RNAcentral holds the sequence, with entries from MGnify. This is a predicted structure of a 92-nucleotide RNA (c-di-GMP-I riboswitch aptamer) from a soil metagenome. The model forms 95% of the base pairs in the Rfam consensus. Model confidence (mean pLDDT): 85 of 100. It matches the Rfam family "c-di-GMP-I riboswitch aptamer". Rfam's curators write: GEMM was predicted in a large-scale screen for bacterial structured RNA regulatory elements.
[in-house]
RNA sequence: AAAAGGCAAACCACUUGAAAGGGUUGGGACGCAAAGCCGUGGGCCUAAGAACAUCAUACUGGCAUGAUGUUUAUGGUAGCUAGGUUGCCGAA
Numbered sequence: 001a002a003a004a005g006g007c008a009a010a011c012c013a014c015u016u017g018a019a020a021g022g023g024u025u026g027g028g029a030c031g032c033a034a035a036g037c038c039g040u041g042g043g044c045c046u047a048a049g050a051a052c053a054u055c056a057u058a059c060u061g062g063c064a065u066g067a068u069g070u071u072u073a074u075g076g077u078a079g080c081u082a083g084g085u086u087g088c089c090g091a092a
Stems, first nucleotide, its partner, number of pairs: 006032002011027003014023003030079001036085003040082003043077003049072009
């Protein structure tokens, strides 16, 4: 290179989750030589919970409740990248 196949982006429906996102789902096919598996390093996404700040209500000394904002992964992303690991074909 070829051959036999494989996976399935966006989007739609259903479902799950606070969200990002996910699905032994269905349709669909942008693409992928590992677009098979692994969350180990880095990057990126989200902020339930937690911390802090501000405002409002009540109180009028504090505590409390609600809203908004900032920070944060223990949540994600394997079709971001590095790495680990398994695998199809065989002209070179």